[in-house]
RNA sequence: AGAGUCGACCAGACAGUCGCGGCACCCGCGUGGCGGGUGCGGAGGAAAGUCCGGGCUCCAUAGGGCAGAGCGCCAGGUAACCCCUGGGGGGCGUGAGCCUACGGAAAGUGCAACAGAAAAUAUACCGCCUAAGCCCCCGUGGGGGCCGGUAAGGUUGAAAUGGUGCGGUAAGAGCGCACCGCGUCGGUGGCAACAUUCGACGGCAUGGUAAACCCCGCUCGGAGCAAGGCCAAAUAGGGGAGCAAUGGUGCGGCCCGCACUGCUCCCGGGUAGGCUGCUUGAGGUGUCUGGUGACGGGCAUCCCAGAUGAAUGACUGUCCACGACAGAACCCGGCUUACCGGUCGACUCUAUUU
Numbered sequence: 001a002g003a004g005u006c007g008a009c010c011a012g013a014c015a016g017u018c019g020c021g022g023c024a025c026c027c028g029c030g031u032g033g034c035g036g037g038u039g040c041g042g043a044g045g046a047a048a049g050u051c052c053g054g055g056c057u058c059c060a061u062a063g064g065g066c067a068g069a070g071c072g073c074c075a076g077g078u079a080a081c082c083c084c085u086g087g088g089g090g091g092c093g094u095g096a097g098c099c100u101a102c103g104g105a106a107a108g109u110g111c112a113a114c115a116g117a118a119a120a121u122a123u124a125c126c127g128c129c130u131a132a133g134c135c136c137c138c139g140u141g142g143g144g145g146c147c148g149g150u151a152a153g154g155u156u157g158a159a160a161u162g163g164u165g166c167g168g169u170a171a172g173a174g175c176g177c178a179c180c181g182c183g184u185c186g187g188u189g190g191c192a193a194c195a196u197u198c199g200a201c202g203g204c205a206u207g208g209u210a211a212a213c214c215c216c217g218c219u220c221g222g223a224g225c226a227a228g229g230c231c232a233a234a235u236a237g238g239g240g241a242g243c244a245a246u247g248g249u250g251c252g253g254c255c256c257g258c259a260c261u262g263c264u265c266c267c268g269g270g271u272a273g274g275c276u277g278c279u280u281g282a283g284g285u286g287u288c289u290g291g292u293g294a295c296g297g298g299c300a301u302c303c304c305a306g307a308u309g310a311a312u313g314a315c316u317g318u319c320c321a322c323g324a325c326a327g328a329a330c331c332c333g334g335c336u337u338a339c340c341g342g343u344c345g346a347c348u349c350u351a352u353u354u
Stems, first nucleotide, its partner, number of pairs: 001350010012319007020042001022040008044325001048336002051334005056224004068220005073087005088102001089100004103215002108213002110209002125154002127150003133146006162180006181204001182202005187196003228276004238267006247261005283302008320323001
């Protein structure tokens, strides 16, 4: 200098004017409120998807089981997790580093298109062999056939029953041996997963597939702030008390007549509506400290949206690198997805120079 890896952070800046919604204080008024003034503060790294986990609330719940769902190497972190950290195994990359659903295939069942001899109690298409047994021919060693042997070589496939070499054999084969690989046991190291350049033993054994059924182990009650709580009109209906029943209301000027019907008060449930839940919290910042780390602890300090037709905006000026994805709705921890560009730190590879 070029190419790359990992992590952290920022998300146009400044000034002015006018608005919008929240809180506190003050003033005024026609005072459960309204208006004005002053001050303070007003979206995000993902507020998103609602995919996990928890708090909170209501309902359910003796204990246990079945069903169902999720998870699945080891150790740790945490309120908890399907999250995170560190480590192990496997894979990829020259490397920094990245990916990993990573229990069980020797409980059982199933599946494997096409091709291929064969897709699992392995098999015999081509090829190789004819030692043994039987038959035939030539006649003493050959040829042919039958019965067979073989898994070295070929062919198929994503996948075919360890690899190389030597011996061995009729030809072959872990059939035997050496080395490599694999497995079991022991030792050693490690909390463990696991590792092992250590020792002994085993010819090597039971192909693959469990985000197929299944088996094993662990975890899990349901619904969600439109949860839930409080106040409480009109209308209709319910309950109670008192009064009237020669009543009351309507039609009608009045009578007769006709039609309708109790009246007043109180109580509770519930609808509209309002209030609450609502933002002080597994909180932020700084610093010290334990830990490789996730994270934990101490001290100091700060209060930082809370709307409910739902605010967080518009305009002007200056400047620049010309501004992406996007918008709270009970709260928090994660994951995933979207995203113009920029800053910083740690590190790797290649080339050159010293």

About this RNA
The RNA shown here (Bacterial RNase P class A) has 354 nucleotides and comes from Tenderia sp. (SeqCode). A source record names the gene rnpB. Rfam family: Bacterial RNase P class A. It is annotated as a ribozyme. Model confidence (mean pLDDT): 76 of 100. The RNAcentral record of the sequence draws on ENA.